[in-house]
RNA sequence: AGAGUUUGAUCAUGGCUCAGGAUGAACGCUGGCAGUGUGGUUAAGGCAUGCAAGUCGAGCGGUUUUUGAAAUGUAGCAAUACAUUUUAAAGACAGCGGCAAACGGGUUAAUAACACGUAGGUACAUGCCCCAUUCUCGGGUAUAAUCCGCCGAAAGGCGGACUAAUUCCCGAUAGUCUCUAACGAGUAAAGUCGCAAGACGGAAUGGGAUUGGCCUGCGGCCUAUCAGGUAGUUGGUGAGGUAACGGCUCACCAAGCCUAUGACGGGUAGGGGGUGUGAGAGCACGACCCCCAACAAUGGAACUGAGAACGGUCCAUACUCCUACGGGAGGCAGCAGCCGAGAAUCUUGGUCAAUGGGCGAAAGCCUGAACCAGCGACACUGCGUUUAGGAAGAAGGUCUUAGGAUUGUAAACUAAUUUUAUAGGGGAAGAAUUUGCCGCAAGGCUAUGACGGUACCCUAAGAAUAAGAGGUUGCUAACUCUGUGCCAGCAGCAGCGGUAAUACAGAGACCUCGAGCGUUAUCCGGAUUUAUUGGGCGUAAAGGGUGCGUAGGAGGCUGAAGAAGUCCUCGGUUAAAUAUCCAGAGCUUAACUUUGGAAGUGCCGGGGAAACCAUUCAGCUAGAGGAUGCUAGAAGUUAACGGAACUAUCAGUGUAGGGGUGAAAUCCGUUGAUAUUGAUGGGAACACCAAAAGCGAAAGCAGUUAACUAGGGCAAUCCUGACUCUGAGGCACGAAAGCGUGGGGAGCAAAAAGGAUUAGAUACCCUUGUAGUCCACGCCCUAAAUUAUGAAUACUUGUUGCCGGGAGUGUCGACCCUCUCGGUGACGUAGCAAACGCGUUAAGUAUUCCGCCUGGGAAGUACGGCCGCAAGGCUAAAACUCAAAUGAAUAGACGGGGACUUACACAAGCGGUGGAUCAUGUGGCUUAAUUCGACAACAAACGAGGAACCUUACCAAGACUGGAAAUUCAUUGGAAAGCCUGAUGAAAGUCGGGCCCUUCGCAAGAACUGAUGGACAGGUGCUGCAUGGUUGUCGUCAGCAGGUGCCGUGAGGCGCUCCCUUAGAUGGGGAAACCUGCGCAACCCUUGCCCUAUGUUUUAAUUGUCAUAGGGGACUGCCCGGGACAACUGGGAGGAAGGUGAGGAUGACGCCAAAUCAGCAUGGCCCUUUGAUGUCUUGGGCUGCACACGUGAUACAAUGGUUGGUACAGCGAGAUGCCAAGCCGCAAGGCGGAGCUAAUCUCUUAAAACCAAUCUUAGUUCGGAUUGGGGGCUGAAACCCGCCCCCAUGAAGCUGGAAUCGCUAGUAAUCGCAUAUCAGCCACGGUGCGAUGAAUAUGUCCCUGAGUCUUGUACUCACCGCCCGUCACGCUAGGGAAGCUGGUGGUAGCCGAAAAUCUGGCUUGUCCAGGAAUAAGCUAAAAUCAGUAACAAGAGCGAAGUCGUAACAAGGCACGGGUAGCGGAAGCUGCUCGUA
Repeated sequence: AGAGUUUGAUCAUGGCUCAGGAUGAACGCUGGCAGUGUGGUUAAGGCAUGCAAGUCGAGCGGUUUUUGAAAUGUAGCAAUACAUUUUAAAGACAGCGGCAAACGGGUUAAUAACACGUAGGUACAUGCCCCAUUCUCGGGUAUAAUCCGCCGAAAGGCGGACUAAUUCCCGAUAGUCUCUAACGAGUAAAGUCGCAAGACGGAAUGGGAUUGGCCUGCGGCCUAUCAGGUAGUUGGUGAGGUAACGGCUCACCAAGCCUAUGACGGGUAGGGGGUGUGAGAGCACGACCCCCAACAAUGGAACUGAGAACGGUCCAUACUCCUACGGGAGGCAGCAGCCGAGAAUCUUGGUCAAUGGGCGAAAGCCUGAACCAGCGACACUGCGUUUAGGAAGAAGGUCUUAGGAUUGUAAACUAAUUUUAUAGGGGAAGAAUUUGCCGCAAGGCUAUGACGGUACCCUAAGAAUAAGAGGUUGCUAACUCUGUGCCAGCAGCAGCGGUAAUACAGAGACCUCGAGCGUUAUCCGGAUUUAUUGGGCGUAAAGGGUGCGUAGGAGGCUGAAGAAGUCCUCGGUUAAAUAUCCAGAGCUUAACUUUGGAAGUGCCGGGGAAACCAUUCAGCUAGAGGAUGCUAGAAGUUAACGGAACUAUCAGUGUAGGGGUGAAAUCCGUUGAUAUUGAUGGGAACACCAAAAGCGAAAGCAGUUAACUAGGGCAAUCCUGACUCUGAGGCACGAAAGCGUGGGGAGCAAAAAGGAUUAGAUACCCUUGUAGUCCACGCCCUAAAUUAUGAAUACUUGUUGCCGGGAGUGUCGACCCUCUCGGUGACGUAGCAAACGCGUUAAGUAUUCCGCCUGGGAAGUACGGCCGCAAGGCUAAAACUCAAAUGAAUAGACGGGGACUUACACAAGCGGUGGAUCAUGUGGCUUAAUUCGACAACAAACGAGGAACCUUACCAAGACUGGAAAUUCAUUGGAAAGCCUGAUGAAAGUCGGGCCCUUCGCAAGAACUGAUGGACAGGUGCUGCAUGGUUGUCGUCAGCAGGUGCCGUGAGGCGCUCCCUUAGAUGGGGAAACCUGCGCAACCCUUGCCCUAUGUUUUAAUUGUCAUAGGGGACUGCCCGGGACAACUGGGAGGAAGGUGAGGAUGACGCCAAAUCAGCAUGGCCCUUUGAUGUCUUGGGCUGCACACGUGAUACAAUGGUUGGUACAGCGAGAUGCCAAGCCGCAAGGCGGAGCUAAUCUCUUAAAACCAAUCUUAGUUCGGAUUGGGGGCUGAAACCCGCCCCCAUGAAGCUGGAAUCGCUAGUAAUCGCAUAUCAGCCACGGUGCGAUGAAUAUGUCCCUGAGUCUUGUACUCACCGCCCGUCACGCUAGGGAAGCUGGUGGUAGCCGAAAAUCUGGCUUGUCCAGGAAUAAGCUAAAAUCAGUAACAAGAGCGAAGUCGUAACAAGGCACGGGUAGCGGAAGCUGCUCGUA
């Protein structure tokens, strides 16, 4: 300090997410030690048990125990024993009395408040403590304890009698206290210990210290969908009350007081020092520790006291417990502990040794405060789990290209050490006061340790006792294999997973941290994403529809005053702790603890300065306003008038149509329309002028005239003297539609009706047509109310147009020209901006004020409030959901957008297909199988350029199993191999028989072969969406790309656009481009003309119109015209050929996950010892036939058929071959055998054509399907299933619907020939060859396709795109809702405890009775906040549901805003507005 994520890519806007730090944490896995901290955040829910506040006998009377002494009595001879009394000492106990119990400890419920913080103030109080002064005299009455009696289960209580005190009362005293103007009046005490001295007390007063009470300024939460609140309320007078001021309380009087600077209400919350984070400003928080507050089961009340209530009292309520049912007891938010709820938080421990507190003279007692220990990795810190050597780089694991790599010096092994843990031994500091003893004193001695036999030290043995968690796609450090197969799963975001997953799961390796590591939750940061520091509002979210103006904010020049703001300086304060810095100290270090200092933004006070701001005073004129003059205008309101058009009525003329549309129809018309003429009526709107024009605040404003009214501009002087700007609330105006009442109603026209269109058509189009549109009055208050741009002021280069005014020059005047003020446009400088763009009319540079924004959706919706007659408007959320939504620009693609160009694209022609029969391919059907692939163009006579067996991959049956073919190992057999042969069988195979008795090597052995076992073979099995290679298509279209440079923030652009030209990105010109590559062209082949050379063949021969090889020729070279004089183009000459001469080969970057795993190759997966997806064999199938489609052949005939005759080719092929002559057969063919390795021989007679004859328009002498019979050929074999010949048979078909294909010249059309494959052939196919040989176009972009430029876009999987709404189904959250339930605060009423107060009473008391007010409770009607709910409506989300097609392109009716009506739905239509 940033990063990921919207897009095809880019910049911007904008949200979401991550990396950091933190926690009183929790959860998961794991866990060695120590120190220091820390630990009920939820139920202020309920609590068993124990403990947490007592102490004083030196205040008091008693009771009791022990010991001693004395006295008396009884018994005894006595000692002595017992009893009683007195006394002394030491303890114990309840009570009276005193002090403490108001501290300490806990919790955070309430509280938005003088509660807290900070700074001030004073109408006050203050036990114990300190200082000072004075006093401490005399007397008295009770009462508990105790005893007696009584009630009760208990708790407890009642009556009688006795008694003490530092208890209580009275009197005295009071100059210092209180009251009072003064006189004066009033008010106190207690003793105890001690031999004593004295000590400790007591009373009064003053002061101090400390601690409190009260008051005030300022400060710190959310909400206006809380706007008005308040009756003791605000103030006064008087009284009461208090420690004290005060409506604190009461009586009376007045009507005030608070509030937009947010009262009142609602929600939330203890506040601060501080803590976390952050660069800071801030933001969030308030555990532990410290200060303050509040609370003590809930609510209320007083008492005692210096002070008031956690472990005091009284009452009420709820709950729990005891009970003899009459009545009682209790309060862990003290320390432990239990239950509950919860993700979650500890021991019913030790000691008063230290520190501190209470009481006491003291010893001492009490102290769950405190100090310690225990539990918890909850946090921080420290230490350890070894150290050195050690390569055969072991084994094992993992990966592998099979070589190796890695784990890895890691281990083993050798040597060393012993922190920690364990055992043994020693062993602290924390302790000194007080007390006791000694001592005159100083001082000395003695006693006292919970922690703890702990810290620490020494010794012993032995590597011995000690490592995990998370992660490895990017962000983000770290990668491979296997499994899985959109499954299982992961995930913070983006996103992974659909058979090669570095993203799931496992393994190995690696990375990070380490006794921890991760996850979750929360806070700050990143987030400049609420922007003071430090953001925005033309189009991304965002300028109010417009004006007037209140509060408020801001404000011209000069002088003066004081000093509130401001600035300087000094003082006080800002507790301690914490944090930071400096200098130290103590624990072995650190954490931790600790000493001193610095610093500390606030507040208060003192002193000073006077520029600025504010205030006051005095002036000024540049802002503002006014007066005078001139002036433009659709500015407003009212009234009158005008012509054109329209429509209606009447009348005339006139006749069959009119009207309307893409085309029609509904409709009007013979009862006379439309058309035309005249007259009359009516309502609405104002052509031309007219404009980028003018006016107005905006909405808006247009015939003419008049009246009334408002604002503006210019010019020159004069006047006022800052009077200004903006403007929350408020007020006014505010298009269209709409509403109310009353008029009016020509045209137009929502709704409605009909006609069309359509799959439908609730639309677009047509014919009608009602509200409405118009007027008056009253509402509504919204628009894309837009310049999507708030108002005002100042400043900052210009050019040019228009409107209004003025000045100058000039003129008789006007125009023109120059300057200037105001308005309104265009283009542009600087600058700004994400870009587009803006640019003196700013979106520039600045200032002031107002409004508004903070991701998309839900939603401008719900609820609430205000307004409205209604429609509805204004204000305005949340749950939930998504990771985007959006702006500008870029490249493409697309458009039922545009321009230009082009192609057999169309047009012009010729011939076909689609109809028939047959052939062939495909689909479908069938089948045991009908093997597989190919499916718009780019599949379908395609792979296949040859399916009877084979092919063959399919089916049935029969067989084989390391295999039919390949390599190799081990064991074992054999004379190998080979040949002959039997049985069985459909064959393959199976089971046998025989012959042979091997070859190489000296040998071991090798070769060959059978068997067994192991590595392996084999697969036309799957995946063309894992691939290579090859191919199709756009397309032989003219495009595609790079370097450097320039432009742009960037994607990207320019180059390659533009003009001319071309078949062409072909060439030329211009130009921020200049070059280059792949394409184009050319080079190559064939062909046409000529020449040369050669000559196997050819010819009878020369020859060369032949063959082969080489060369020439054509290049816009020449002429004319056009054109920029260029490129080029039109024409012409010559020439065999003329503008690429013709044809071929040649196919740019790429597109279609196009085709092919079945040509081949190949990754991965799958099948394979017994029923193989391998291999062999026989037979069948690939040829199957209600049907549909494609490609062809033959025809339908006379431009023809048949018969006879006569001509003329070229490409090619041939040794398992082509096959001559000749002969036989009607023919297919047979016999035959010459020639030929082929310019020599053969295939090989070309056919159409031409010449004759015949047929004469017919299902024919057309046509030949189909079928019967007979033959021939190939081949083991023609049944399924071949071809050919002859005879016979003689089907459909008479030129083909919608639609559709090819072709521009030696082309189409017609005609035959050759050839590959091949035994033969289903070939009518393919590939070639020649023969005959046309017509038409020289245009266009209408159809189809392509290219370039441009435009729009919400598309980029790119229009086969995107996308809207209803309906149906599922899920989710929220709102409404008859009703039901609960909470909260008040109001009214009822009832009304204790205590205090008031009144009365007497037996004067802790008394009784009564009154008013109060807590709690009850009742009532409302309010408010929640919960729940039948039901109805909308919203969101949900791979493949239904209906349509609304939007994006002119989206096929341009879209959108407002409003109104209508419709399954998107939506349609009317009126008005915007251009997005």